Small-subunit ribosomal RNA from a marine sediment metagenome, 1499 nucleotides, folded computationally.
The sequence is in RNAcentral, with records from SILVA.
RNA sequence: AGAGUUUGAUCCUGGCUCAGGACGAACGCUGGCGGUGCGCCUAAUGCAUGCAAGUCGAACGGUCCCAUCCCGACUUGUCGGGAGAAGGAUAGUGGCGAACGGCUGAGUAACACGUAAGUGACCUACCCCGAGGCGGGGGACACACCCGAGAAAUCGGGAUCAAUACCCCGUAAGCUCCCUUGGUUGCGGCCUUGGGAGGAAAGGUGUUCAUUUCGGUGGACAUCGCCUUGGGAGGGACUUGCGGCCUAUCAGGUAGUCGGUGGGGUAACGGCCUACCGAGCCGAAGACGGGUAACCGGUGUGAGAGCACGAACGGUCAGAGGGGGACUGCGACACGGCCCCCACUCCUACGGGAGGCAGCAGCAGGGAAUCUUGCGCAAUGGGCGAAAGCCUGACGCAGCGACACCGCGUGGGGGAAGACGGCCCUAGGGUUGUAAACCCCUUUUCUCGGGGACGAGAACGGACGGUACCCGAGGAAUAAGCCUCGGCUAACUACGUGCCAGCAGCCGCGGUAAUACGUAGGAGGCGAGCGUUGUCCGGAUUUACUGGGCGUAAAGGGCGAGUAGGCGGCUCGGCAAGUCUCAUGUGAAAUCUUCCGGCUCAACUGGAAGGGGUCCAGAGAUACUCUCGGACUAGAGGGCAGUAGAGGAGAGUGGAAUUCCCGGUGUAGUGGUGAAAUGCGUAGAUAUCGGGAGGAACACCAGUGGCGAAAGCGGCUCUCUGGGCUGUACCUGACACUGAGGCGCGAAAGCGUGGGGAGCAAACCGGAUUAGAUACCCGGGUAGUCCACGCCAUAAACGAUGGAUGCUGGGUAUGGGGGGUAUCGACCCCUCCCGUGCCGAAGCUAACGCGUUAAGCAUCCCGCCUGGGAACUACGGCCGCAAGGCUAAAACUCAAAGGAAUUGACGGGGGCCCGCACAAGCAGCGGAGCGUGUGGUUUAAUUCGAUGCUAAGCGAAGAACCUUACCAGGGUUUGACAUGCUCGUGGUACUAACCUGAAAAGGAAGGGACCCUUCGGGGAGCGAGCACAGGUGCUGCAUGGCUGUCGUCAGCUCGUGCCGUGAGGUGUUGGGUUAAGUCCCGCAACGAGCGCAACCCUUGUGGUUAGUUGCACUCUCUAACCAGACCGCCCCACAAAAAGGGGAGGAAGGUGGGGAUGACGUCAAGUCAGCAUGGCUCUUACGCCCUGGGCUACACACACGCUACAAUGACCGGGACAACGGGUAGCGAAAGCGCAAGCUGAAGCCAAUCCCUGAAAGCCGGUCUCAGUGGGGAUUGCAGGCUGCAACCCGCCUGCAUGAACGAGGAGUUGCUAGUAACCGCAGGUCAGCAUACUGCGGUGAAUACGUUCCCGGGCCUUGUACACACCGCCCGUCACGUCAUGGAAGCCGACAACACCUGAAGUCCGUGAGCUAACCCGCAAGGGAGGCAGCGGCCGAGGGUGGGGUUGGUGACUGGGACGAAGUCGUAACAAGGUAGCUGUACCGGAAGGUGCGGCUG
Repeated sequence: AGAGUUUGAUCCUGGCUCAGGACGAACGCUGGCGGUGCGCCUAAUGCAUGCAAGUCGAACGGUCCCAUCCCGACUUGUCGGGAGAAGGAUAGUGGCGAACGGCUGAGUAACACGUAAGUGACCUACCCCGAGGCGGGGGACACACCCGAGAAAUCGGGAUCAAUACCCCGUAAGCUCCCUUGGUUGCGGCCUUGGGAGGAAAGGUGUUCAUUUCGGUGGACAUCGCCUUGGGAGGGACUUGCGGCCUAUCAGGUAGUCGGUGGGGUAACGGCCUACCGAGCCGAAGACGGGUAACCGGUGUGAGAGCACGAACGGUCAGAGGGGGACUGCGACACGGCCCCCACUCCUACGGGAGGCAGCAGCAGGGAAUCUUGCGCAAUGGGCGAAAGCCUGACGCAGCGACACCGCGUGGGGGAAGACGGCCCUAGGGUUGUAAACCCCUUUUCUCGGGGACGAGAACGGACGGUACCCGAGGAAUAAGCCUCGGCUAACUACGUGCCAGCAGCCGCGGUAAUACGUAGGAGGCGAGCGUUGUCCGGAUUUACUGGGCGUAAAGGGCGAGUAGGCGGCUCGGCAAGUCUCAUGUGAAAUCUUCCGGCUCAACUGGAAGGGGUCCAGAGAUACUCUCGGACUAGAGGGCAGUAGAGGAGAGUGGAAUUCCCGGUGUAGUGGUGAAAUGCGUAGAUAUCGGGAGGAACACCAGUGGCGAAAGCGGCUCUCUGGGCUGUACCUGACACUGAGGCGCGAAAGCGUGGGGAGCAAACCGGAUUAGAUACCCGGGUAGUCCACGCCAUAAACGAUGGAUGCUGGGUAUGGGGGGUAUCGACCCCUCCCGUGCCGAAGCUAACGCGUUAAGCAUCCCGCCUGGGAACUACGGCCGCAAGGCUAAAACUCAAAGGAAUUGACGGGGGCCCGCACAAGCAGCGGAGCGUGUGGUUUAAUUCGAUGCUAAGCGAAGAACCUUACCAGGGUUUGACAUGCUCGUGGUACUAACCUGAAAAGGAAGGGACCCUUCGGGGAGCGAGCACAGGUGCUGCAUGGCUGUCGUCAGCUCGUGCCGUGAGGUGUUGGGUUAAGUCCCGCAACGAGCGCAACCCUUGUGGUUAGUUGCACUCUCUAACCAGACCGCCCCACAAAAAGGGGAGGAAGGUGGGGAUGACGUCAAGUCAGCAUGGCUCUUACGCCCUGGGCUACACACACGCUACAAUGACCGGGACAACGGGUAGCGAAAGCGCAAGCUGAAGCCAAUCCCUGAAAGCCGGUCUCAGUGGGGAUUGCAGGCUGCAACCCGCCUGCAUGAACGAGGAGUUGCUAGUAACCGCAGGUCAGCAUACUGCGGUGAAUACGUUCCCGGGCCUUGUACACACCGCCCGUCACGUCAUGGAAGCCGACAACACCUGAAGUCCGUGAGCUAACCCGCAAGGGAGGCAGCGGCCGAGGGUGGGGUUGGUGACUGGGACGAAGUCGUAACAAGGUAGCUGUACCGGAAGGUGCGGCUG
């Protein structure tokens, strides 16, 4: 630091995903040790049990224990009773503590928290410092005791008693209050003068002295306390500035509300509370409401800015089952206190009671998930105490958990060209791998034994702990896994599987060769861990402050004037808010960074320094900004003088045209279309003339023009009215710019009311078209279009480009105005300003493009965007009469959706040009019969392949057996064939009469070898066995090779250069020309390659040479070599070129004809059955042999042919002329025989010699006479011939007989442009035989081409594209089915927060208080008073009830759309002119896409 993923490729935009780090984690597999940390994130759910807050006898009275003593009884050592010092214990009274410590995060959006200030508005027990004081008196209440109630908890009554408990009196200070004097200040303060009033206390212990009635009492000193007061420290309370969440689909909120006065209340200010008075207060800088949340130091991440988080540790706050309340107290509205209500649990004798683990352990429950009912107060800290000490689940330790971080180990060295085993293999080997074994060594860890701490700052005291640590002994011993290996991303093979099973973070893998699934081997990574999941930050400059954008990718508001706000020209001065500098305070500690130190290191930890704020106050600076004051005129506005214009509103007016009405002329049509029809018309249309009515719109001018903010504005005239431009420089003096909300304007359609209505025209009705046609076309036609008034508020409201200002080369055209020059003048020319266009420097841009009218360079302000779909949607709100508009989500789903440009392909786009492509012709095919092939069907089998062109007389240049691969049956198993090894074999190999058998095969008499030799034998052969052979079994979609096709088309590329960010372009395009990317010219290209052409073969002319087989030989012929043709020559026109047209010459003329030759590539084209070959598969069979059958079937369909349908013919007779070829297992002559096929025959020929070999059409003569015939020959019968082992299935030929369809072939379709088509025969290959096929050969020998509009194919250029598997493409909507989420909905069920009314516990406060009442007062007393208590009343009040609403959630028959789902239905809307250009707002209509109207846009 980036990477993968949209495309055929590219650049850009943009989302998704990955690599990193982190965690209070969890899950899977695995697990040796230690250190340090951490450990209920969920149910603030419920809790058994134990413990977590007590202490003080030196505050107090009691009580108990006890040495000892006394008394009594007696069993002389016991029992009973009494006293009882010192000492000990402690239920109660009293004091202090219990408000700390510990836990939790429910609530809380708040002065709760953080930070900085303030309190002149405050409090503070214990502690510290200072000052002063502590006199006198009194009455009670617990405990204990007695009586009583109760199951218990507990309670009631009586009498009695103490205090540091309580009460009274006295004294006292500016201690408090009132009045008062003065000073000071930051003005509720402080100090001060005078007067008045109020108001304190407690004792204990020790030592000592005195005294004593021995109980004590008193004094002094010390100490601990007590009271008053001033101060301090620490703690707290209150107030304020600033700061930190989401939501505006929450916009208005508020009645104690805001302020005042009086009163109350508090430690204290305050509507904190109350009465009265006033009507304020908060809010777009977001009040109020809703949701969420404890806040911070910090933590994680990040380069940082940020973003996310707030476990542990520390600070603050809040809470203690839910809710309310006060009491006590310095402090609480109180976790282990009280009262009440509620819920829950427990006890109960049913009358009543008890309880609160969010303390430590622990249990249940919930959950993916979170520990021991441990030890100790030794340390640190806390409470009480004078102290000893007691208490302390705070704390210190231990236990459990790989939960995290850190450290260590599971051994180290040597050890093979490398064991075994495993895996792979091209069978050679490779790899695991120095890895192991083996040898040497070590002992961290482990086990055993021994020693043994620090932690304890005087003494005592150690839970941890016999721990850490040290020493010794033993022994490599006790200790390795997990994930991954297609790309990203480091690591590859084999087997299995076969779109299955499965994987997957994204892209994507799997349909028989899977490095992607599973397993194995190997490899990579990390390692006591490794992976997975979840969450956060990062990458993501993907919310952009740092650091993004808005013409076309998402994104400029439809337009304007303007409010708040933001921002603002030049100059002088003041101030110093922003800003900057200095420096004080604070920003706790911990954390972080750096340095140093301690545990062997590290984690961890100690010390020091640094860092950390938008903070508060201070000093200073004054350039810039703000602010205040003054001045200026360049911005802006005004005045004056001109000027153009479809700018707006109203009123009036004009002509042309359409339609209608009336009349005339006139007659059969008219109208309309691609063609028609509906329609109109003999009741007189259309056409034409005249007259009239009415509505709407304004031809020409007219423009690339003008005006307006936009929407928009077009005959003419008048009235009213807005704005602009030019000139001048007279006035004002920054008055400017922008503009959230709000307000106004706003095409078309649409709505309301009333008019109007000619034309046009949604809907609708007809006619056509069509498979259909709810469309396109045609005929009608209503809303509407028009007017007035009022709504609506949208649009492709577009320049898809917000407004303003400044700056930055030009050229050209045009509208308006001015100046100069010129002229008689308009023009022309130069120039300034404003507008509207085009082209373009720089620059910008992803590109396209923009470019002084910016999309350039800058500033200011506003609006808007953040992946696609869902969704211009739902819900809610606002607006509207409605239609609907504005605002605007989520669930779910996808890995893209996009922009621009590139190369192709395609187009019912365009241009140019070719081709037997069409046209023009000739002959056919398609109909018939037959042949062949194919499909289909059949069959035991009809073997297999080829399937549009490019399969189908194709593989097959020839299936009776063979071939043969198929079927049936019979056999065979090292095999019909190859190689190697082992063993065997001497009458061996080989041959073979004969027997069985359909054959294969089995048996078998007889015959009978070869090579080498050292003479033993070896080889070959044969037999047996083992390896292996063999397969036309599968995969042509694993392949080689070969082939077809586009296409003999003219194309396809490369190097260098240049252009482009790039794909790519250029070259190869252009102008000509050609059969041709052929050549020429031009050109940022210059060259080159594969193709074209040429070279090669053949043919046409001539020459030379040679030549057998030619009777002869010039010739012909054959062969070899050469010549010839090149637009070379002439003319024409062209561009001077290339080339073209014509001509001459020539056998041949513009590549002379033909052939061979097939570029880069395309079709996963064809072939595993020609061959080869990977993989798979069969192995007494899917191999091999044999006999027979089949490939030859036959209702049909197709393809290619043959023969015909006849007279340009058929038949008979006569007679003429080829070429290419073939021949020894062959061709086979003459001659003879046969009607013929053929037979006999054997000459000749290894072939220019002989043979095949008679060519046929044609020519001559004749017959036939238009007929299913003397055309045609199918079919069938008989008789023969030939080949062959064999012609039944199933060959060919001959003769005789038979004589079918067929009378020129529908739609459609094929070939051919000259020695061609057509017609005619001949030869060859294959082959024993079989040819209508194929490959060649010659003979006869035409017609036509105007031309390129159209069909097909192709080439080049260009254009559009949403296609790229490339139009056989892509793709839209309804319907049907399945799944999922969601909206509406009669309702139903909850939750939450308020409101109104009723009721109202505890309790404070207020009132009352006739009952009760020790302390003080009066009184001798009785009694009274003051004060208090109970009770009662009232306000408030938790909660409960009732009610109507609000917010929110769940559910809901039915219903709406949506998303997704290999192969469903209907159509074809869009992408090409997509076949009606598309899109769009609106309205209507239609199964659906959609159609149509009106207006708009060009994308």